[in-house]
RNA sequence: AGGGGAUUAGUUUAAUGGUAGAACAGCGGUCUCCAAAACCGUCAGUGGGAGUUCGACUCUCUCAUCCCCUGCCA
Numbered sequence: 001a002g003g004g005g006a007u008u009a010g011u012u013u014a015a016u017g018g019u020a021g022a023a024c025a026g027c028g029g030u031c032u033c034c035a036a037a038a039c040c041g042u043c044a045g046u047g048g049g050a051g052u053u054c055g056a057c058u059c060u061c062u063c064a065u066c067c068c069c070u071g072c073c074a
Base pairs, nucleotide, nucleotide: 001070002069003068004067005066006065007064010024011023012022013021018054026042027041028040029039030038047063048062049061050060051059
């Protein structure tokens, strides 16, 4: 330099263009002599920008970061 892939909550992971879900973690509660476990509740998210659309995690462009492959120089 060229090609491909990935980016959603603290972590992992879903979501035919049609209300963004779940698990774990955290916090609060129930239970318990205390704690653990279990159960209930709660917290929190689409990498940035632009475009298309009635409507975008999803389609298009661009930027950023990470990973893989190929090539160049040393």
The prediction has a mean pLDDT of 84. A computed fold for a 74-nucleotide RNA from Desulfosporosinus hippei DSM 8344, annotated as transfer RNA. Taxonomically the source falls in Desulfosporosinus hippei (Bacteria, Clostridia, Desulfitobacteriaceae, Desulfosporosinus). Its Rfam family is "tRNA". It is annotated as a transfer RNA.